Predicted 3D model of a 72-nucleotide RNA (transfer RNA) from Paramecium tetraurelia.
The prediction has a mean pLDDT of 82.
Its Rfam family is "tRNA". It is annotated as a transfer RNA. Rfam links the family to the GO term triplet codon-amino acid adaptor activity.
RNAcentral records the identical sequence in 5 taxa.
The organism belongs to Paramecium, within Eukaryota.
The RNAcentral record of the sequence draws on Ensembl Protists and Rfam.
RNA sequence: GGAUCUAUCGUAUAGUGGUUAGUACCUGAGGCUCUAACCCUCAAGACCUUGGUUCGAGUCCAAGUAGGUCCU
Numbered sequence: 001g002g003a004u005c006u007a008u009c010g011u012a013u014a015g016u017g018g019u020u021a022g023u024a025c026c027u028g029a030g031g032c033u034c035u036a037a038c039c040c041u042c043a044a045g046a047c048c049u050u051g052g053u054u055c056g057a058g059u060c061c062a063a064g065u066a067g068g069u070c071c072u
Base pairs, nucleotide, nucleotide: 001071002070003069004068005067006066007065010025011024012023013022018055027043028042029041030040031039048064049063050062051061052060
């Protein structure tokens, strides 16, 4: 330099163009307990960036950024 794949809460991971963007762990609050742990309930927290297509984009397209693999 070229090809190709990936990017979603703090972490991991789902998500047929129309869902309130889900689940597990973590965190916080409450309950339980003499206290703590376990357990139960609840809550907070995310679509890599910028454009485009579309009535509607996490999803499709383009460019960029970061990372993985292969070739040179």